[in-house]
């Protein structure tokens, strides 16, 4: 210089016009108008997991159900995160694991292939026997060796199927072979030392000689779990239901009013209870919050001390046009640096000036969309001293 790997950082800014919400002041009888302030993310999304918080059920205990699954820690909890182990993949940074238990049962294991798991036999090798054919020795029917086929019966070292075939190599051995047996390596188990909180490590001894996968199949272990949602809930409360009491020309009540008197209109009206529909209001935004600084820890993450307050909408506001400018990429050109390989700045045109999306009771994650780049640490390759 290139190409990787991890990690983090932005998600434009400034001015002009239009516009939209909540919340304040001010003016209106009210509809509403004018002025200030404030006004979405990193994912606000998906709704996949864990909380808070509201209601509802609940003596204990067991069963069932449905989760979680290497160890140590973090947390208010998690299926999250931190740091290790194991195992797999990379040359390498490093990433990736749906990682208890398959020597507790019980199930499955496509297609191929003999056989897919209390093993089995297609070739194949070898034995025995019977035929038949040729040789050849005896002499005709017998033996002996070759070959061929057909029965039985050994073997699993070769071959051949398959993701996966019942330990490897090498020799004893046998009619051929075989952990049948031996050495030596692999890889279970058991106990013992050592190391580490812990998963594990390493190392010595005995054992048998060997154990196939699949638990996101039933299962078994250990450990967790009550149900519903903010349209939870909570108040006030028109209608509407009841019950008294008063009135219906002997006129309750209601309009014109400040009062009286008058006119009009007139079959209802009042008071208590009820449970709570429209409708209004809280729930509602300060809260496991955020920033700096220190300490504590490898880190997740915790104390402390200071400072900050930042949308609460309810058919659901946060927006739309222009114009300058940053940033950045790419030629060209200077200037400076360097022994070089090459860096670094300035400028001049030219592109770009972006996406993904959008609160609705609140966080904690995880997942998933997203763009023009930006930075830091590591690593591998070349190149140049």
């Nucleotide at each position: 210089u290139g190409g990787g790997c991890u990690g983090g950082c932005c998600g434009g800014g400034c001015g002009a016009c239009c516009g939209c919400g909540u919340c304040g002041a001010a003016g209106g009888a009210a509809a509403c108008u004018u002025c200030g302030c404030c006004g979405a993310g990193g994912a606000a999304g998906g709704u996949c997991c864990g909380g808070g918080c509201u209601c509802c059920a609940c003596a204990g205990g067991g069963c069932a159900a449905g989760g979680u699954g290497g160890u140590g820690g973090g947390u208010a909890a998690c299926a999250c995160c931190c740091a290790c182990c194991c195992g797999a993949g990379g040359u390498g940074a490093c990433u990736c694991g749906c990682g208890g238990g398959a020597a507790a049962g019980u199930g499955c294991c496509a297609c191929a292939g003999a056989a897919a798991a209390c093993a089995g036999a297609c070739c194949g090798c070898c034995g025995c026997u019977c035929g038949c054919u040729g040789u050849u020795g005896a002499a005709u029917g017998c033996g002996a060796c070759a070959g061929c086929g057909a029965g039985c019966g050994g073997u699993a070292a070769g071959g051949g199927u398959g993701a996966a075939a019942c330990g490897g190599u090498g020799g004893u051995g046998c009619a051929a072979g075989a952990g049948a047996c031996c050495a030596c390596c692999a890889g279970c188990g058991c106990g013992g030392c050592a190391g580490g909180u812990g998963a594990c490590u390493g190392u010595c001894g005995c054992g048998g000689c060997u154990a196939g996968g699949c638990a996101a199949a039933c299962c078994c272990c250990a450990c967790c779990u009550g149900g519903a949602g903010c349209a939870a809930g909570a108040u006030c409360a028109a209608a509407c239901g009841c019950a008294a009491g008063c009135g219906u020309u002997c006129g309750a009540g209601g309009g014109c009013u400040g009062c009286u008197c008058g006119c009009c209109c007139g079959a209802g009206c009042u008071u208590g209870c009820g449970g709570g529909u429209a409708g209004a209001u809280c729930g509602c935004c300060c809260g496991a919050g955020g920033g700096u600084g220190u300490c504590g820890g490898c880190a997740a993450c915790g104390g402390c001390a200071c400072c900050c307050c930042u949308a609460g909408a309810u058919g659901g506001a946060u927006g739309g046009u222009c114009g300058c400018c940053a940033a950045c990429c790419g030629u060209g050109u200077c200037g400076u640096c360097g022994c070089g390989a090459g860096g670094c700045g300035g400028u001049a045109c030219g592109g770009c000036g972006a996406a993904c999306a959008g609160a609705a009771c609140c966080c904690g994650g995880c997942c998933u969309a997203u763009g023009a780049g930006c930075c830091a640490g590591c690593u591998c390759a070349u190149c140049c001293g």

Bacterial RNase P class A from Marmoricola sp., 385 nucleotides, folded computationally.
It was read from a public genome assembly, where an Rfam model found it.
The coordinates come from a structure-prediction model, not an experiment, and the mean pLDDT is 78.